[in-house]
Predicted 3D model of a 509-nucleotide part of an RNA (small-subunit ribosomal RNA, 5' domain) from an uncultured Chloroflexota bacterium. The RNAcentral record of the full RNA draws on ENA, Greengenes and SILVA.
Context: one part of a larger RNA
Order: sequence, then structure tokens, then C1' cells
RNA sequence: GGACGAACGCUGGCGGCGCGCCUAAUGCAUGCAAGUCGAACGGUCCUCUGACCUUCGGGUCUUGGGAUAGUGGCGAACGGCUGAGUAACGCGUAAGCAACCUGCCCCUGAGUGGGGAAUAACUCACCGAAAGGUGGACUAAUACCGCAUGUGAUGGCCGGUCGCAUGGGCGGCCAUGAAAGCUCCGGCUUGCCGGGGCGCUCGGGAGGGGCUUGCGUCCUAUCAGGUAGUUGGUGGGGUAGUGGCCUACCAAGCCGUAGACGGGUAGCUGGUCUGAGAGGACGGUCAGCCAGAGGGGGACUGAGACACGGCCCCCACUCCUACGGGAGGCAGCAGCAGGGAAUCUUGCGCAAUGGGCGAAAGCCUGACGCAGCGACGCCGCGUGGGGGAAGAAUGCCUUCGGGUUGUAAACCCCUUUUCUGGGGGAAGAGAAUGGACGGUACCCCAGGAAUAAGCCUCGGUAACUACGUGCCAGCAGCCGCGGUAAUACGUAGGAGGCAAGCGUUGUCC
Repeated sequence: GGACGAACGCUGGCGGCGCGCCUAAUGCAUGCAAGUCGAACGGUCCUCUGACCUUCGGGUCUUGGGAUAGUGGCGAACGGCUGAGUAACGCGUAAGCAACCUGCCCCUGAGUGGGGAAUAACUCACCGAAAGGUGGACUAAUACCGCAUGUGAUGGCCGGUCGCAUGGGCGGCCAUGAAAGCUCCGGCUUGCCGGGGCGCUCGGGAGGGGCUUGCGUCCUAUCAGGUAGUUGGUGGGGUAGUGGCCUACCAAGCCGUAGACGGGUAGCUGGUCUGAGAGGACGGUCAGCCAGAGGGGGACUGAGACACGGCCCCCACUCCUACGGGAGGCAGCAGCAGGGAAUCUUGCGCAAUGGGCGAAAGCCUGACGCAGCGACGCCGCGUGGGGGAAGAAUGCCUUCGGGUUGUAAACCCCUUUUCUGGGGGAAGAGAAUGGACGGUACCCCAGGAAUAAGCCUCGGUAACUACGUGCCAGCAGCCGCGGUAAUACGUAGGAGGCAAGCGUUGUCC
């Protein structure tokens, strides 16, 4: 000198764009943050149309519409938060898998035939303070279970086959092994036919994921030896899959001064800051990857989790209780307490972008879009412009002549960013509906210099005098100032520097 997620002191007019718990991964009141589909299904309730019955209260059947607890499907593994742990194939980079998985969406090949047995809801009985639970009877499906078929797929065997190749390709044989319907239009024989849409089943791709490897990735030797599933093999198990991943047996290996093992610290990267560069330091916001969800462990479901707002167990903590037993997890958005030098609103909206579900209408979305607060940062603008005295007054200094404050003010002319008042008023939205922001931005008219300057410094160093003080009080980044004329302390006048900021502190180069 530059930089900052800063803090502190004094001061503070406006706008745009960013950023805002770096500490206690401490504890959390309250609300919201993940639902959706009735065009998968049976009920229930409301309503409309029509018919019938009626004791005129209503009841039964039926067409259409609406609502919905339950069964079922998809989503809930995304999105959002945090950085505790991790020195590791965690990350970065380059490759490999002849050792693998892949729901929906997108591209693509083939199929969608025929049966069966249950169960929730509802109802009945019962237990419990509650959370919740037990038993009996009934019923539906795109829920569940057999059967048929098999393009392809999977497994086994075979091969004068291809291939560098071990579980690869190709060919042959055998075996295994699928499915579900809903809706719209037309037709008629009113449950069938034809067509369309959305689905369902078995495959191939694309995209996504898993695994393996080379290289790189902080400090410490005042850590020198470490290691028994340890290193390798065989058989078996497990997995989507390789593997000591696990297990039995066998061998005795394996790693290490090119730093093993141990200790400390730390999420990694794209990047950021600085620097002429080389380098050094850092990894907040944004983006990619990883890890975590009160601490520890475990599996279930599923294409995908060992799962933040799922389940089970243990621990700590909090709450309810009828003392028998139950409920909970903000490192989601706001917000509270605590800690701290220090870090925001219990706001508006799904209008846009994106996501989930749905055929759609639409519903949900504290993702997101906005607004609020904070000079926290960067950038832009303003606090007026021109004229105006050999120069008012005041203050300060003075050699008492004067100098300076100073064109500064007054005064005259002008302008209107900002401000105030009034009027108009968006884009962002596509063929149409729909705008939170927002009566905002912006435009027009009117008013009036009006509403707007501070902070630090003046010895070395840009800027100097007077008074006070007298090694006192004090200053100070370093050198150093102060003991009676202090440009270094305090005040004043003046001056210098920056400016809605200016200084100080901290940290990095």
C1' cells in the first nucleotide's frame, strides 16, 4: 500500500447491486417448511335430474356434480441447512470395470391372454386417562397369488468360432421367467366392437450411480519401528458387483527414514486476496464433490437410504400422565434464550424460474421471487451554480502599521439532482387467464436553496501559530516528545488529508 462475512469510536442525505452467528454441531416456546392422484378401488356424506311409495315428517331407486377417512400408486433418497467428524481413493486430475446397478422423464424393439384367494374402510363387541390396541363378521381394486405365452432377457452345457483376455462377443441345445387396467370419441345388439390418449410387463440405449487404479493433497522424528484378518492362497458365505468384505483351513507374510505407526490441525475443489512474477495466505457468499442431522448403534421399505422434518434399541436432556404408561429432536424459514467484540423480519407471494403429484383443471412448495432491518462492502449522486470588497462584522495573530478567517458571508441573478405536494403509470406474461414486488421504477406539473458534513491529522510526514501545563497532566506505530518561551501534551485560531464517511483495533499478502 492492498484486502476483509469484520468489530469499536465519532458522524451520517439519497439510490443501485451484493453480503449479514466467523463464537455454543449449545438448548429451544409458537407458526409454517412434502405432498398429491376420485381418470386405480370399495364405501360414506352433501347436492342436482328423473321415477315410484307416503302416515306429507319423509323413504327407495336412478343420472350428473362436489367433498373425502381408508385401500392403492407416485413422491417423500430431490430441494433446503450445517462443517462436527474426516489427512482418507475424502477431494482434484487422468484412466479402468471381460466385476456392476439404474424408478420416472427422453429415444427405441416386443407383449398386454385366462383364473383364484384375501383384507382395510364401514359395522358389532371389548381394553386404555391418553398415546393407542384386541377380537368377530362383510367387501373392492392398477393391492396380493397361481396358470398360459416368450421377441428379447437370465442361467447351464457344447464349440476346429472371434478376442490379449479370467464371469466378453457369436452360434447351437436345455432350463428359468412377464403383465392391469382407466379414460375419451364413434357404432350398435348396453356390454361388446373399432379408433385415440394415459398406463402396465419384458428388453436395448441415453442420462445417473457404484467400484478399482496412477499421480497430487498441512505440521510434527522431543512419534522409529508398526501389523493377527495382519499379507497372500484355497474352499465357502455375502453383495448389484470385485475384494480379507466376512468365515474355516494353509503359508508367513505385509508396511517403514522416498517417514510407516503415533500425535496435532483441517471438510476438498473451481476459486478468493496479495504479489512484477515466482510464491505466500485463505476456501465466507456462488458452483461441483464429500460428510452430518441431540450422542452411539441397527436394519426395514424401496430403482435409489442405512434415510434431517421414517422405524427400532441404548444414553443424555425436555414435556404430558389418572403413576399403569406415553410424547419430542430448528446444522429447514422466521423467531427465543445462552455464548460473544459481533451478525437481520415470528413479513408478502406462488406473478416468474424450478420441483412433487395429476389426463387436465389444479393442489403443495419458508426452494425460489420479492419486500423489511444493518454505511457491513462496492459503485453512483447530492449537500448548490454564477456574480459579489484592495476586502463588512466576528474570531485569531500582531512588530499595533497590519495580517488572516475571505468571495467566505451578506447581497443580486440562476438551477432543481435530492426533498415536499399533485397527476399519470409500467415491462417482467407467451394465443388467453394470472403481478407478490407495487401505485414501486419511470414520466409530467407545481413549490422552494430549500432537507443534507463530518472525521482524522499538522516533529521525522502533506499541514503552524497563540495560550495553558511544567518529566506533572499527558502523547506514542517506530525514532521519541513533556523538567518555564513545547510547531510532538490540552484548548483555540488557522492549515493539510479523505469525505457519507473518517479514524482505531484484529487478521492475511